The prediction has a mean pLDDT of 75. Predicted 3D model of an 89-nucleotide RNA (Glycine riboswitch aptamer) from Sedimenticola sp. The source organism's lineage runs through Bacteria, Pseudomonadota, Gammaproteobacteria, Chromatiales and Sedimenticola. It was read from a public genome assembly, where an Rfam model found it.
RNA sequence: GACACCCCCGUGGGAGAGAGUGGCCAAGGCCACCGCCGAAGGCGCAAAUCCGCCCGGAAUCGCUCAGGCAAAAGGAUCAUGGGACAGGG
Repeated sequence: GACACCCCCGUGGGAGAGAGUGGCCAAGGCCACCGCCGAAGGCGCAAAUCCGCCCGGAAUCGCUCAGGCAAAAGGAUCAUGGGACAGGG
């Protein structure tokens, strides 16, 4: 002096599926039931996929515990701006 991942703070984009039924409550809200969704989080590698194979592991795969099913909010993740840190040369 310069730089990537991770991390932090912004900006823009960002899917799916019920404005379900019944009951309680002064209100906020709560409870029960039926039907669905997967992209917060969580769990699992049984199948398929990837890490060349096994083992082991991972996810955008599986489960649907949690969450969600008008709009808003949230939202994995993508692009981009800034910050910080380590490491190597």